The RNA shown here (Bacterial RNase P class A) has 379 nucleotides and comes from an Anaerobacaceae bacterium. Its Rfam family is "Bacterial RNase P class A". It is annotated as a ribozyme. The prediction has a mean pLDDT of 77. The sequence is in RNAcentral, with records from ENA. The gene name in the source record is rnpB.
């Protein structure tokens, strides 16, 4: 110099004029003026997860159903995030992981090949032992058997590489790696190293069903709560019912009053009105206000507090914790930050809050800044 890999920032800025939304104030007394302060994002984007908060009596149990899935931390929490493991891919730096179970059963593994598991040999070696036939007496040939070395399909075919041995092969013996007990060391622990003893013998799919561990009440700001209006103080059924996502349990609500009958003038049972409970079904209004933006206390200063921001400092490989000290950020509701001129730059790419926060996942033009692998070149 060149090619790469992880991670951060920023993503327009300064004037000036005129318009929008909120909010503090001044006049003003009016659906008004004027001052000042504040007004989209790292992803607001999907609605994928988890919480906060709010309504449902206990939100209990169970069972279905549904997520998660190596080990240890972090964190309100999470299917998130750090660090380590162990597989796999890279010359590295680093990346990705469908990371518990295949000995609890069930199921599949097209096509190709004999043959994908009760694997019983398609070619091919052998035919030592046994049977038989031919011979030129060297031998040839069939047949029983033996053979998972070597060929041929395949992702995959009786662990692999080598060396002995065999009739020709095999772990059929040895060495070395696989792989399983055992002991031992190191490590919170997932595993890792060392030694040893065993030939151990068909696989792969659980992102196949399943078995195990953990987790999980339900609805959701269109959640709810107040306030005005207003129609039909409407009909219908219930107690063996309704009730909290589908079942079941447990448990809760079902109250009472009057009248008539049967009864013994009593408990009590029937019937019927009122009414209150709970399910339906119809009809009216769907308008404000509040949640709504750090929260609560005070006239105020200010105080106390927040999974809040920001900056240092201590711990800790880290992710992140604690301590100090500052500060406290848009709230629309048919939907508010936009026009126009100058300047300055590398330039605008993806793009607009609707109850709020941690994740994660997808889009993103261009500048910039740090660490770290490899080539190659110089001193």
């Nucleotide at each position: 110099a060149g090619a790469g890999u992880g991670g951060g920032u920023u993503g327009g800025g300064c004037g000036a004029u005129c318009g929008c939304u909120g909010g503090u104030u001044u006049c003003u007394a009016u659906u008004g003026a004027g001052a000042c302060c504040a007004g989209a994002g790292g992803a607001a984007a999907g609605u994928c997860c988890g919480a906060g908060c709010a309504g449902g009596a206990c939100a209990g149990g169970g069972c279905a159903c549904g997520g998660u899935g190596g080990u240890g931390g972090c964190u309100a929490a999470c299917g998130g995030c750090c660090a380590c493991c162990c597989g796999g891919g890279g010359c590295g730096a680093c990346c990705c992981g469908c990371g518990g179970g295949a000995a609890a059963g069930u199921g599949c593994c097209a096509c190709a090949g004999a043959a994908a598991a009760u694997a019983c040999a398609c070619a091919g070696c052998c035919g030592a032992u046994g049977u038989u036939c031919c011979u030129u007496c060297g031998g040839g040939g069939a047949c029983a058997g033996g053979u998972a070395a070597u060929g041929g399909u395949g992702a995959a075919a009786u662990g692999g590489u080598g060396c002995g041995g065999u009739a020709a092969g095999a772990g059929c013996g040895c060495a070395c790696c696989g792989c399983g007990g055992c002991g031992u060391c190191g490590g919170u622990g997932a595993c890792g190293g060392c030694g040893u003893c065993g030939g151990c013998a068909g696989g792969g799919c659980a992102a196949a069903c399943c078995c195990c561990a953990c987790c999980g009440c339900c609805u959701g700001c269109a959640a709810g709560a107040c306030c005005a209006a207003g129609u039909a103080a409407g009909c219908c059924g219930g107690a063996c019912a309704c009730u909290c996502g589908g079942c079941c349990c447990g448990g809760g609500u079902a109250g009472g009053a009057g009248c008539g009958g049967c009864g013994a003038u009593c408990a009590g049972c029937c019937g019927u009105u009122c009414a209150a409970c709970c399910g339906g079904c119809g009809g009216g209004u769907a308008g404000g206000u509040c949640g709504c933006u750090u929260g609560c206390c005070g006239u105020a200063a200010g105080g106390c507090a927040g999974a809040g921001c920001u900056a240092a400092c201590u711990g800790g490989c880290a992710a992140c914790a604690g301590u100090u000290a500052g500060c406290c950020a848009a709230g629309a509701u048919a939907a508010a930050u936009g026009a126009u001129c100058g300047c300055c730059a590398u330039a605008u790419a993806c793009a607009g809050a609707a109850c709020u926060c941690g994740g994660c996942u997808u889009a993103u033009a261009g500048a910039c800044c740090c660490a770290c692998u490899c080539u190659u070149u110089u001193a």